[in-house]
Context: one part of a larger RNA
RNA sequence: CUGGGCGUAAAGCGCGCGUAGGCGGCUUUGUAAGUUGGAUGUGAAAUCCCCGGGCUUAACCUGGGUCGGUCAUUCAAAACUGUCAGACUAGAGUAUGGUAGAGGGUAGUGGAAUUUCUAGUGUAGCGGUGAAAUGCGUAGAUAUUAGAAGGAACAUCAGUGGCGAAGGCGGCCACCUGGACAAAUACUGACGCUGAGGAACGAAAGCGUGGGGAGCAAACAGGAUUAGAUACCCUGGUAGUCCACGCCGUAAACGAUGACAACUAGACGUUGGGUCCCUUAGAGGAUUUAGUGUCGAAGCUAACGCGUUAAGUUGACCGCCUGGGGAGUACGGCCGCAAGGGUUAAAACUC
Numbered sequence: 001c002u003g004g005g006c007g008u009a010a011a012g013c014g015c016g017c018g019u020a021g022g023c024g025g026c027u028u029u030g031u032a033a034g035u036u037g038g039a040u041g042u043g044a045a046a047u048c049c050c051c052g053g054g055c056u057u058a059a060c061c062u063g064g065g066u067c068g069g070u071c072a073u074u075c076a077a078a079a080c081u082g083u084c085a086g087a088c089u090a091g092a093g094u095a096u097g098g099u100a101g102a103g104g105g106u107a108g109u110g111g112a113a114u115u116u117c118u119a120g121u122g123u124a125g126c127g128g129u130g131a132a133a134u135g136c137g138u139a140g141a142u143a144u145u146a147g148a149a150g151g152a153a154c155a156u157c158a159g160u161g162g163c164g165a166a167g168g169c170g171g172c173c174a175c176c177u178g179g180a181c182a183a184a185u186a187c188u189g190a191c192g193c194u195g196a197g198g199a200a201c202g203a204a205a206g207c208g209u210g211g212g213g214a215g216c217a218a219a220c221a222g223g224a225u226u227a228g229a230u231a232c233c234c235u236g237g238u239a240g241u242c243c244a245c246g247c248c249g250u251a252a253a254c255g256a257u258g259a260c261a262a263c264u265a266g267a268c269g270u271u272g273g274g275u276c277c278c279u280u281a282g283a284g285g286a287u288u289u290a291g292u293g294u295c296g297a298a299g300c301u302a303a304c305g306c307g308u309u310a311a312g313u314u315g316a317c318c319g320c321c322u323g324g325g326g327a328g329u330a331c332g333g334c335c336g337c338a339a340g341g342g343u344u345a346a347a348a349c350u351c
Base pairs, nucleotide, nucleotide: 003322004321005320006319007304008303012318014201017198021194022193023192025088027086028085030083031082033081034080035077036076037075038074039073040072041071042069049065050064051063052062053061054060091191092188093187094186095185096184098181099180103177104176105175106174108172109171110154115149116148117147118146119145120144121143125136126135162169163168206247207246208245209244210243211242215241216240220236221235222234223233258317260315261314262313263312266295267294268293269292270291271290272289273288274287275286276285277284299306300305323351324350325349332344333343334342335341
């Protein structure tokens, strides 16, 4: 390379947008680049292969025939692919009026709780643990009452509930704003799918500048435990956690399952819509559609399991894997302010 694979054995990029490229609905006419057929020319000889002949045989020599091309020219065919022109509406999209939602951004605002401060009441303990001690407290703590300050997070509702491409999103209100869904019509008329590079987004931690700092808490200090205890437990406690702007670009970024389309039994929940039926309202039933779950036919799988939300049956496209260790390391490049950073990515050696 041909292959064979990628839920758990090696392997799906963290995620979408999108360039080139690859692939692409239905129909009519033309064309003839691909495609198919014919003819002509050419593909030297030797070699290789096949059938013969000659040296006693063989090697060797030799006659004949094949073979060998994305070949050239030309004639024809027109189904398929391409292409030109035209038409279509089943893919895709737009419009109208609706629905649900922690989707995003900005500003404002609310109550509970923790902490601190002030004042009152009040007196000897509080706190903490397996047990203690460090710690706090007669300079009046803990407890309790009232008030104030400040920061952060939003109990109940809350739900294999919802929304978002993923990361993720949860008090309330206003404004700005993205997407989804269902139904009916009307319109555009293949405008589509995927997507190497690319450029966006991307938890936590970390970094830069400036704020903020209640609680929590790496580091650090002390007390315990222990043979030791650079830990687990306790008392403290700084970065950080919060905000603004700018970096970083990684996670078991997981459904360990790329995105798109089609096809292939059902049963039971649940969320958002539509239609119909039945009800005095609640509510209920049937059906349909878009999600989200549990269980299962066929089938698949090494098994576990998956099973219309496929890991079943197929198609077009991208990414990735190729024994373990060395190693996601070294070197070099690129990115970064830096990071015992990222990314790309070996070999010797060894089993």